A computed fold for a 74-nucleotide RNA from a Conexivisphaerales archaeon, annotated as transfer RNA.
The RNAcentral record of the sequence draws on ENA.
Lineage of the source: Archaea > Thermoproteati > Nitrososphaerota > Conexivisphaeria > Conexivisphaerales.
It matches the Rfam family "tRNA". By type it is a transfer RNA.
């Protein structure tokens, strides 16, 4: 310097071919449970889906730039 996977709640992890309140599990808080804690039930809490732009009625999903992170080439 080329080419390529990837980037979603604190953590992990879905949503193929665009279709609508972004869903699940750990977790954090609250309440039952218990002497007390765990475990275990209930109810809460969460996300500008890496950042600008584009295209569309409608973008987490295409497309373009850029920014992380890995990998191959050189």
């Nucleotide at each position: 310097g080329g080419g390529g996977a990837c980037g979603u709640c604190g953590u992990c992890u879905a949503a193929a071919a665009g279709g609508g309140c972004a869903g699940g599990a750990c977790g954090g808080c609250a309440g039952g449970c218990u002497c007390c804690a765990g475990a275990c039930c209930u109810g809460c809490u969460g996300g500008u889906u890496g950042u600008g732009g584009g295209u569309u009625c409608a973008a987490g999903u295409c497309c373009c730039a850029c920014c992380g992170u890995c990998c191959c080439c050189a």